[in-house]
RNA sequence: GAUACCGUAGCACAAUGGAUAAUGCCUCUGGUUACGGCCCAGAAGAUUGGGAGUUCGACCCUCUCCGGUAUCA
Numbered sequence: 001g002a003u004a005c006c007g008u009a010g011c012a013c014a015a016u017g018g019a020u021a022a023u024g025c026c027u028c029u030g031g032u033u034a035c036g037g038c039c040c041a042g043a044a045g046a047u048u049g050g051g052a053g054u055u056c057g058a059c060c061c062u063c064u065c066c067g068g069u070a071u072c073a
Base pairs, nucleotide, nucleotide: 001072002071003070004069005068006067007066010025011024012023018056027043028042029041030040031039049065050064051063052062053061
């Protein structure tokens, strides 16, 4: 330099253009316990990498930028 793929919560990871963005770990609160752990109940945490476009409607499609990975040169 070329091509392909990826970017969603602190971490991991879903979501056919129909929406209130699901789940696990972690964290917090309460229960339980002599105290912890396990377990049970509940809660918080995401403006879906930035910007623009298409659409009645975008995490999803298009363009561009940023970051990362792989292959090739």
Transfer RNA from a Bacteroidales bacterium, 73 nucleotides, folded computationally. Its mean pLDDT, the model's own confidence on a scale to 100, is 81. It matches the Rfam family "tRNA". Its family is annotated with triplet codon-amino acid adaptor activity in the Gene Ontology. The family's RNA type in Rfam is transfer RNA. NCBI's taxonomy places the organism under Bacteria, Pseudomonadati, Bacteroidota, Bacteroidia, Bacteroidales.